[in-house]
Predicted 3D model of a 164-nucleotide RNA (c-di-AMP riboswitch aptamer (ydaO/yuaA leader)) from Geodermatophilaceae bacterium URHB0062. Model confidence (mean pLDDT): 78 of 100.

RNA sequence: CGCAGGACACCGCCGAACCAGACGUCGGCACAGACCGACGCCCGGGCCGGGGACCCACGAGAACGCAUGGGGUGAAGCGCGCGCCGGCACAGACCGGCGGCGCCGGGCGAGUUCCCCCGCCCGAACCCGUCAGCUAACUCGGUAGGCGGUUACGGAGAACAGGA
Numbered sequence: 001c002g003c004a005g006g007a008c009a010c011c012g013c014c015g016a017a018c019c020a021g022a023c024g025u026c027g028g029c030a031c032a033g034a035c036c037g038a039c040g041c042c043c044g045g046g047c048c049g050g051g052g053a054c055c056c057a058c059g060a061g062a063a064c065g066c067a068u069g070g071g072g073u074g075a076a077g078c079g080c081g082c083g084c085c086g087g088c089a090c091a092g093a094c095c096g097g098c099g100g101c102g103c104c105g106g107g108c109g110a111g112u113u114c115c116c117c118c119g120c121c122c123g124a125a126c127c128c129g130u131c132a133g134c135u136a137a138c139u140c141g142g143u144a145g146g147c148g149g150u151u152a153c154g155g156a157g158a159a160c161a162g163g164a
Base pairs, nucleotide, nucleotide: 010149011148012147013146014145018045019044021042023040024039025038026037027036028035046143047142048141049140050139051138056133069131070128071127072126073125077103078102079101080100082099083098084097085096086095087094104123105122106121107120108119109118111160112159113158114157116155117154
């Protein structure tokens, strides 16, 4: 000097998942205090979501019973003369898994917002428990997790922020 990996710090991205304070424990400096960091707990603010009237919307009986009922968070849904595999002894039909295609939805391309194109990626998971349209008052919860970067930069228009 170069390459590869890791830790810390810093910066950034998805997401509501952030900010501030008190206390406790542990760690950092040889001890204590102060300070810094991690964790736990509490309080406040911000942010996000559920339930819940009139009016409105939807429906037209009520009760009971049945389910693969119904509902919610989240972008994570809808569809097919499609392909492969599996389920029933075979085939078809049906169901399930993987994949393909189309529509739709979400995210990224390094200052921010809006709009139009281009390219790439994603469409998981979980909860309530027979119950929920909207919804003022009121009320119940959540505030996790994951990933990347060392100058990154797709194009056009508009506005703003910032710098000289």